Context: one part of a larger RNA
RNA sequence: UGACGGGGGCCCGCACAAGCGGUGGAGUAUGUGGCUCAAUUCGAUGCAACGCGAAGAACCUUACCAGGCCUUGACAUGCAUCUCUAAGUUGGUGAAAGCCAGCGAGUCCCGAAAGGGACAAUUUGCACAGGUGCUGCAUGGCUGUCGUCAGCUCGUGUUGUGAGAUGUUGGGUUAAGUCCCGUAACGAGCGCAACCCUUGCCCUUAGUUGCUAACAAGUUAAGUUGAGCACUCUAAGGGGACUGCUGGUGAUGAACCGGAGGAAGGCGGGGACGACGUCAAGUCAUCAUGGCCUUUAUGAGUAGGGCUACACACGUGCUACAAUGGCGCGUACAGAGGGUAGCGAACCCGCGAGGGGGAGCCAAUCUCUUAAAGCGCGUCGUAGUCCAGAUUGGAGUCUGCAACUCGACUCCAUGAAGUUGGAAUCGCUAGUAAUCGCGGAUCAGCAUUGCCGCGGUGAAUACGUUCCCGGGCCUUGUACA
Repeated sequence: UGACGGGGGCCCGCACAAGCGGUGGAGUAUGUGGCUCAAUUCGAUGCAACGCGAAGAACCUUACCAGGCCUUGACAUGCAUCUCUAAGUUGGUGAAAGCCAGCGAGUCCCGAAAGGGACAAUUUGCACAGGUGCUGCAUGGCUGUCGUCAGCUCGUGUUGUGAGAUGUUGGGUUAAGUCCCGUAACGAGCGCAACCCUUGCCCUUAGUUGCUAACAAGUUAAGUUGAGCACUCUAAGGGGACUGCUGGUGAUGAACCGGAGGAAGGCGGGGACGACGUCAAGUCAUCAUGGCCUUUAUGAGUAGGGCUACACACGUGCUACAAUGGCGCGUACAGAGGGUAGCGAACCCGCGAGGGGGAGCCAAUCUCUUAAAGCGCGUCGUAGUCCAGAUUGGAGUCUGCAACUCGACUCCAUGAAGUUGGAAUCGCUAGUAAUCGCGGAUCAGCAUUGCCGCGGUGAAUACGUUCCCGGGCCUUGUACA
């Protein structure tokens, strides 16, 4: 100087407390461990691995396994060589790849032609290719974490024999090393904040595909039409919030508490943004790359299987156990996205998944697209039920060469566990939790359950900081470095 302490002081955080809802019990989805297997490819392992890489394993993917195959190779460049002149195609064998045999062929330039040259392909040979093989403890790059915590340093000066200290400590204050005051320090840098995006209010400009107040037409109804750009909205530019004004407290300071005005008030809400560093943290399987290893195989292609196994254990979800509910009928209101190998309307068929159909749309135009919870009426009456839906049988639909291993969905039948969950444990402070549906990426198909977004309805509680966890500053002790 640090680190540590079941030392002290001050302070903060859904850290505790106060609340609300969960997990842990059931069924199931998914990931992992384990076990099994010819193979169940590999990686990730306290927080910070375990719905993680994987934004989608039937084949492919695919890296794994057992077969049958290839060896200058599936891919790149160069040299030499062979044949023919750029194509392609037939037969046999075979699961295919491959192997064997055959047919066949049309580039460009120069030139009158003969012929020559170039390029591409084939054969053979050589350099070499190839490797998701090893090492993340050789690395780059990227990422997680402490932590959006308020810290981490430097120059000059001063000080100490020196390691170092000071500055950065102190008194206030802040979300903040934020600012003020003091001060052997004076300044500065990386962080904080602001600048960026979005949302909340207003104005200007613009008015179609958007909108409809007035006028007119029109309909069972409808901005449907003329018309208009007021309003909503769209999208570009501005304004607006700064403790600016005001009362009090404070040291006449920084600031804090209250008030006015205001759409918004003291960082308005949300996002992007992550200092010096820590964990030899993660990744050689995104990619790149040193070294090592392999070269008729650890490379390449192929068909099949596996990654989907199953005494069990754990993590993360979903659905429930019901009446604040289930079911039936009627009825209202979103936002944000996607669409041409695409989205696909009306209409018809089917109980339904879906099929036929093909209008319109490269989309503020058409379409996915009826939002659901909600509201109104009816029914069920506390029961393993008109709760719950696992499992199984049967019949189908769709995608796709192909749904057996191993897809999703529909209908009929079946109707399991489950009556609120031990010890323990998680999330959340406001348009949040809880609850309700909608969309997208990936994608032929496959996510009611994952992920990323979107809106609808919409709470409770916080006395407080003694305690648990993590962190910041000062100080103290130390057989630690």